[in-house]
RNAcentral holds the full RNA, with entries from ENA.
Small-subunit ribosomal RNA, 5' domain from an uncultured prokaryote, 473 nucleotides, folded computationally.
Rfam family: Bacterial small subunit ribosomal RNA.
Its mean pLDDT, the model's own confidence on a scale to 100, is 87.
Context: one part of a larger RNA
This record gives sequence, structure tokens and C1' cells, in this order.
RNA sequence: GAGCGAACGCUGGCGGCAGGCCUAACACAUGCAAGUCGAGCGAAGCCUUCGGGCUUAGCGGCGGACGGGUGAGUAACGCGUGGGAAUGUGCCUUUUGGUUCGGAAUAGCCCCGGGAAACUGGGAGUAAUACCGGAUGUGCCCUUCGAGGCAAAGAUUUAUCGCCUUGGGAUCGGCCCGCGUUGGAUUAGGUAGUUGGUGGGGUAAUGGCCUACCAAGCCUACGAUCCAUAGCUGGUUUGAGAGGAUGAUCAGCCACACUGGGACUGAGACACGGCCCAGACUCCUACGGGAGGCAGCAGUGGGGAAUCUUGGACAAUGGGGGCAACCCUGAUCCAGCCAUGCCGCGUGAACGAUGAAGGCCUUAGGGUUGUAAAGUUCUUUCAGCAGGGAAGAUAAUGACGGUACCUGCAGAAGAAGCCCCGGCUAACUCCGUGCCAGCAGCCGCGGUAAUACGGAGGGGGCUAGCGUUGUUC
Repeated sequence: GAGCGAACGCUGGCGGCAGGCCUAACACAUGCAAGUCGAGCGAAGCCUUCGGGCUUAGCGGCGGACGGGUGAGUAACGCGUGGGAAUGUGCCUUUUGGUUCGGAAUAGCCCCGGGAAACUGGGAGUAAUACCGGAUGUGCCCUUCGAGGCAAAGAUUUAUCGCCUUGGGAUCGGCCCGCGUUGGAUUAGGUAGUUGGUGGGGUAAUGGCCUACCAAGCCUACGAUCCAUAGCUGGUUUGAGAGGAUGAUCAGCCACACUGGGACUGAGACACGGCCCAGACUCCUACGGGAGGCAGCAGUGGGGAAUCUUGGACAAUGGGGGCAACCCUGAUCCAGCCAUGCCGCGUGAACGAUGAAGGCCUUAGGGUUGUAAAGUUCUUUCAGCAGGGAAGAUAAUGACGGUACCUGCAGAAGAAGCCCCGGCUAACUCCGUGCCAGCAGCCGCGGUAAUACGGAGGGGGCUAGCGUUGUUC
């Protein structure tokens, strides 16, 4: 000098764009953040012009694996980059065929109970695009090449929307490998499923991934193991560059969801707002037993130098469901708060000498503040008041918002501070103080003439900011 997610002190007019718990992955009151489909199904209630319509608890389908948050863990194929083969893929697209015949249940509802509640037991009975069996086999799987195994669902306003099977595509994943990826040797040896093989199991798939047997290997001074630290990257910042530091916002990947473990469902999870077990904590209880998980958006307490509203809207973009109408969406778009940063603008302009008054200095003549003020003539940006008033939307639909913007009106009117002045380093005098009070980044000032302390006048610098502190180059 440049930078900052900054903080603190003094000060503070406006706008645009951005940013805003870096600390306790500490604990959380309250509200919202994931639903939707009646064109799958029966049923209940309501309305009815008897044609039908509306609402929905339950069964069922799809979605809750996306989107959003955080960085605790992780030194690892986690990430970056370049390759690879033994793989899966709902919805989408294209393609081959098919959509046949039956059956048994069950929730809701009704009846009878248990319980404070959460919830739950028994009985009767019912539907489906829920479940099961038979048939068929374009084909697919398996095969000892003889065989064997494997489907389907209907709805309807008759337009369509679906369902099953099969081959490809696209997209998105899972897996493997080369190289790169912090410090410590005051960590030198580490390893028994360990290293390899064979048979088997398991997986969508390769593989000690798991298991039985066999062999005794494998890693390591080119740093194994251990310890400490840390999410990685595109980037950001500094620098002429090489390099250093860093990983907020935005984007990609990974990991996590009170702590630890586990699987279920599913195309996809070992699942933030799902389940089970254990633990800590909090809450309810009739003491028998139950409920919960903000590292979603707001918000609260706490910690801290320090970081915002318990706002509006689905209008746009996107997502889920639905044939659609539409519903949901704290994603998102907006608004609110904060000089936190960057950028822009303003706080007036021109003229104005008797160089007024006052202040300060003085060699007492004067000098300086200083064209500065007053005064005269103008202008009206921003803010204010009034009128009009968008684009963003493609037919309709605008939260923002009567916003941006345009026009008019009034009046210099409402709008300047902070730091410094010994040298480095731009800027000097007087008074007070007297090694005191104090200053200080370094050198150093202060003990009676202090340009270094405190005040004043003057000056210098930056300016809605200016200084200080911290930190990086």
C1' cells in the first nucleotide's frame, strides 16, 4: 500500500447493488417449512331441480432419497483431474407383443370392551388400480441343453389416461485405477481377514465384502504406523511474476441431522421434519405409562467484541401431486433492520474589500482567519408536498407497489464530520503543565521558554465517513 462475513470510538443526508452467528454440531417456547389425487376404492355426512353435486377420516397410487440447512467427523479414491469394466436406473423417449379366467382377505363403518392419555383388544361384515392363484408367452431368466421358471388393472364425460412384458436411448447414480492433495521422526516399525489362492455365500455389480480350507505373505526411510490439524474444489486475496495466505456469499462434490447402532419400504435411503433399540436431556401423567429432536424460515435463552423480521406473496422462475381446474411450496421472488461493504449524488452557484465585526498572533506598525461572512443576483439535484403512473404477463392472473419513473409547487431552504500537524509523514504558533498529568507504530517526548502532554487559533489529509484494534499478502 492492498484486502476483510469484521469489531470498537466519534459522527451520520439520500439512493442503487450486494452482504449479515466466523463463537456453543449449545439448549430450544410458538407458528409455518410436503403434500396431492374422488378420472383407483368402498363408506359416512350434507345439499339436490332426483340428473347429480360437495366434503373427506380410511384403504390405495405417486411424492416425502428433490428442494432447504450445517461443516461435527473425514488426511480418505473424500475431493480435483484423467481413464476403466463387472453394473443399476422411477418419471421421460423410442420399440416388440399383450391387457384372459378366477379366488381369499382387510381398514374404514357397526357392535362389545381396555386405558388418564398415547393408543389398543375382540366380534360381525365390505371394496379396489391393495393381495393371491390358474392360463398364454412376443420375449426374458436359468440350464446338466432334457427340462424348468416368470406377467397384467382398470377408470371414464368415449376424447383419452393408465397397466404388464421386451429391446434400445437419454439422464442420474454405484464401483475400480494413475497422478495430485497439511504439520510432526522429541512417532520406526505396522498388520492375522492381515497379503494371496481355491470352493462357496452375498450384491444391481467387481472385490477378504463375508465364510471354509491352503500358502505366508503385505506396507515401510521415495516416511508405513501413530499423533495433531483440516470438509475438498471452481475460486477469493495479495504480488510485476514466481509464490504466499485463504475456502464467507455464488456454483460443483462429500459428510452429517440430539449421541451411538440397526434394518424396513422403495427405482433410489440405511432416510433432517420415517421406523426400531440403547443413552443423555426436556416435557405430560390418574405413577401403570407416554411424547419430543430448528445444523429448514422467522424467533427465544445462552456464549460472544459481534451478525437481522416470530413480515408479504405464490405475481414470476422452479419443484411435488393431478387429465385438468387447482392444491401445496419459509425453494423462490419481494419487503423490513444494519454506513457491514462497493458505487453514485447532495449539503449550493456566481459576484462580492471598508479586506467589517469577533477570534488568534504581534516587533503594537500590523499579520491571519479571508471572498470566508454579510450583501446582491441565481439555481432546485436529493429530501418535502401535489397530480399522473409502468415494464416485469402470452388471453387472464402483480406480492413488490401507488414502487420505479414523469410533471408541477415552495424555499438556500432539511443535510459535515473524523483523524493528524517532532522525524519517518503532508501540515506551527500561543497559553497551561513542570520526569507531574500525560503521549507513543519505531526513534523517543515531559525535570519552567514542550511545533511531541492538555486547550486554543491556524494548517494538512480523507470525507458520509474518519480513526483504532485484529488478521492476510